The prediction has a mean pLDDT of 83. Predicted 3D model of a 71-nucleotide RNA (transfer RNA) from an Anaerolineales bacterium. The same sequence occurs in records of 2 taxa.
[in-house]
RNA sequence: UGGGGAGUGGUCUAACGGCAUGACGUUCGCCUUUGGAGCGAAAAAUCGUGGUUCGAUUCCACGCUCCCCAG
Numbered sequence: 001u002g003g004g005g006a007g008u009g010g011u012c013u014a015a016c017g018g019c020a021u022g023a024c025g026u027u028c029g030c031c032u033u034u035g036g037a038g039c040g041a042a043a044a045a046u047c048g049u050g051g052u053u054c055g056a057u058u059c060c061a062c063g064c065u066c067c068c069c070a071g
Stems, first nucleotide, its partner, number of pairs: 001070007010024003018054001026042005047063005
C1' cells in the first nucleotide's frame, strides 16, 4: 500500500429496519453469628461524522482503531 473481516455497559454476548437481550461483574437491600452461597432491586452500552428512511445497532458513503492475507 492492496484485499477481506471486526468494533454494542467494566467483560462476554443477542437483536437480518420498529421499546437495545441475557450472563458475569459493580452498588443497595433481604437472608446468615460472620463470610460465602441464595433471593430481590438499581446504575451502566450501539467507534466517529454525514446520508437514506416515518423510524437505523441493522442499509449506504467517508474516516478511526484492531485482526487476517498478499506484497